Source information
A computed fold for a 123-nucleotide RNA from a Bacteroidota bacterium, annotated as FMN riboswitch aptamer (RFN element). Rfam family: FMN riboswitch aptamer (RFN element). Its family is annotated with FMN binding in the Gene Ontology. It was read from a public genome assembly, where an Rfam model found it. Model confidence (mean pLDDT): 82 of 100.
RNA sequence: CAAAUUCUUCGGGGCAGGGUGCAAUUCCCGACCGGCGGUGAAAGUCCGCGACUCCCGUACACACGGGACUGAUCCGGUGAAAUUCCGGAGCCGACAGUACAGUCUGGAUGGUAGAAGAAAUGU
Numbered sequence: 001c002a003a004a005u006u007c008u009u010c011g012g013g014g015c016a017g018g019g020u021g022c023a024a025u026u027c028c029c030g031a032c033c034g035g036c037g038g039u040g041a042a043a044g045u046c047c048g049c050g051a052c053u054c055c056c057g058u059a060c061a062c063a064c065g066g067g068a069c070u071g072a073u074c075c076g077g078u079g080a081a082a083u084u085c086c087g088g089a090g091c092c093g094a095c096a097g098u099a100c101a102g103u104c105u106g107g108a109u110g111g112u113a114g115a116a117g118a119a120a121u122g123u
Stems, first nucleotide, its partner, number of pairs: 005119006017029003031103002033093002035049004044091002053068006073089005095106003
């Protein structure tokens, strides 16, 4: 220095104010939020991954492996290069509960993409 291995730690944010109503952070006005890796240059909205839900296999299984499903952006400017920056105007957000929820409560003191560090081995 390089590849694979093991272990440890970390690993998601958000309805102010107001209206109606017996009742709503769920409706209405309005407010607020944006996981991880990548991409000629910084991304919720490009590419991919994770989460939720469902299915299959491993005798069983909450474990492991595989599969399905999986939202939303344009215009102008600068530039060698930007759907990523700047300006403007938009749009999107699992399931269960409850007066209809991206933001409340719950599964979840869970899981995970991944990030950082350490150890020993080999070249």